[in-house]
Notes:
The prediction has a mean pLDDT of 81. A computed fold for a 137-nucleotide RNA from Streptosporangium carneum, annotated as c-di-AMP riboswitch aptamer (ydaO/yuaA leader). The sequence was found by an Rfam model in a public genome assembly. Its Rfam family is "c-di-AMP riboswitch aptamer (ydaO/yuaA leader)". Rfam describes the family as follows. This family represents a conserved RNA structure found upstream of the ydaO and yuaA genes in Bacillus subtilis and related genes in other bacteria.

RNA sequence: UGGACACGGCCGCCGAAUCCGCGAUUACGCGGAACCGGGGAACCAAGUUUUUGGGGUGAAUCAGCGCGUCCAGCGCUGUAGGGCACUUUCCAGCCCGAACCCGUCAGCUAACCCGGUAGGCGGCAUGGAAGCGACGC
Numbered sequence: 001u002g003g004a005c006a007c008g009g010c011c012g013c014c015g016a017a018u019c020c021g022c023g024a025u026u027a028c029g030c031g032g033a034a035c036c037g038g039g040g041a042a043c044c045a046a047g048u049u050u051u052u053g054g055g056g057u058g059a060a061u062c063a064g065c066g067c068g069u070c071c072a073g074c075g076c077u078g079u080a081g082g083g084c085a086c087u088u089u090c091c092a093g094c095c096c097g098a099a100c101c102c103g104u105c106a107g108c109u110a111a112c113c114c115g116g117u118a119g120g121c122g123g124c125a126u127g128g129a130a131g132c133g134a135c136g137c
Base pairs, nucleotide, nucleotide: 010123011122012121013120014119018033019032020031021030022029023028034117035116036115037114038113039112044107053105054102055101056100057099062078063077064076065075066074067073081096082095083094084093088130089129090128091127092126
């Protein structure tokens, strides 16, 4: 001097997953706010298509090709859709395009009822243009 790793603080990203109070004191319990999700009338929708099960959270669907003894599964190439340091629009660039749950059962849905508040990453972070807004003079 450079790189990697670890701890703490701070600033951010994906995501609903944050804040507050009381109690406890090895980090947990209870409650509140806020945000998020599910169930649930009339009307409307549907017209039984109910093992070819069906449904939910989520951006994460669908298609083609190949491997595989058919299957399961795996790989590749795309794709609906989604993300990238104020928000919106446009143009480029870079990524994601998973996983899990309910358990034969659920359309919408006021009242009402029931749940969640995790996890994973980054350290000038994509860039340009337009527009909007704030602050200062």